[in-house]
Parts: sequence; C1' cells; structure tokens
RNA sequence: GCGGGUAUAGAUAAAAGGCUACAUCGCCUGCCUUCCAAGCAGGAAGUAUGGGUUCGAGCCCCAUUACCCGCU
Repeated sequence: GCGGGUAUAGAUAAAAGGCUACAUCGCCUGCCUUCCAAGCAGGAAGUAUGGGUUCGAGCCCCAUUACCCGCU
C1' cells in the first nucleotide's frame, strides 16, 4: 500500500428496514433479614464518527476512526 472482518448500556450480547432497541451479569433504590448474603420489586445506563438513501436506518450505500486477520 491492497483486501476482508468487527464496532450496540460498566462487561457480555440479541434485534427480517416498522423499535419507545432485547437479555444476562454488574450498578442504584426499596422490601425481606438482628446484620450480611440469597430472594423479591423497581430504576438508571447504549447503536464508533460524519454524510447519503428511505415515509421510516443499529440494519442499506459512501467516507473516516479504532482493533483483528490475510496479501504485498
């Protein structure tokens, strides 16, 4: 330099273009308990960045960034 892949909540990780984005662990609050743990109920928190297509984009297209793999 060229090609391919990955990027979603603190971590892991789903989502036929119809989504107000799923879940587990973790975190916070309450209940329970003499206390803790466990259990129960509730809550906060997310689509790498910038454009485009579309009535509608996490998903399709382009560029960029980071990481991984291969070729030279």
Molecule: transfer RNA
Organism: Cavernulicola chilensis